[in-house]
């Protein structure tokens, strides 16, 4: 780099260098920013994905029994391995559904567009697994 599976409205910043943009892409909107952003280091935090430890109750298996292994599941720790620390993945964009003293014809219905809400794709970002 392409694949699968999960998860993404929670949480958690200071110092030191740099010096003009950044907020993944495209449009739009909104927001950070010379009161130093982005981004590099450091420290420190925050989280439980994976790994470790324990603990609760069930299942299997050893064993005569106390007991031991073991497996998923729930909890709690946070020594490692990853991540991560403005804004819901900033927000919107595909699609579908419902709503409306909106707008086109119209007496209503149906339709078509607006809006306004909920769901969801597509794309991305972590993480583990396989190749």
């Nucleotide at each position: 780099u392409a694949c699968u599976u999960a998860u993404c409205c929670a949480g958690a910043a200071a110092g030191a260098c740099u010096g003009a943009g950044g907020g993944a892409u495209u449009g739009g909107g909104c927001c950070c920013u010379u009161u130093g952003a982005c981004g590099u280091c450091u420290u420190a935090g925050c989280a439980a994905c994976c790994c470790u430890u324990c603990c609760a109750a069930u299942g299997u298996u050893u064993a005569u029994u106390u007991a031991a292994a073991u497996a998923g599941u729930g909890g709690a720790a946070a020594a490692g391995g990853u991540g991560c620390u403005a804004a819901c993945u900033c927000c919107c964009a595909u699609c579908u559904u419902g709503c409306u003293a909106c707008u086109g014809u119209u007496u209503u219905u149906c339709c078509a567009g607006a809006g306004c809400a909920a769901g969801u794709a597509a794309a991305g970002a972590u993480a583990a697994g396989a190749a």
Predicted 3D model of a 131-nucleotide RNA (SAM riboswitch aptamer (S box leader)) from Marivirga lumbricoides.
It was read from a public genome assembly, where an Rfam model found it.
NCBI's taxonomy places the organism under Bacteria, Bacteroidota, Cytophagia, Marivirgaceae, Marivirga.
Its Rfam family is "SAM riboswitch aptamer (S box leader)". Rfam describes the family as follows. The SAM riboswitch is found upstream of a number of genes which code for proteins involved in methionine or cysteine biosynthesis in Gram-positive bacteria.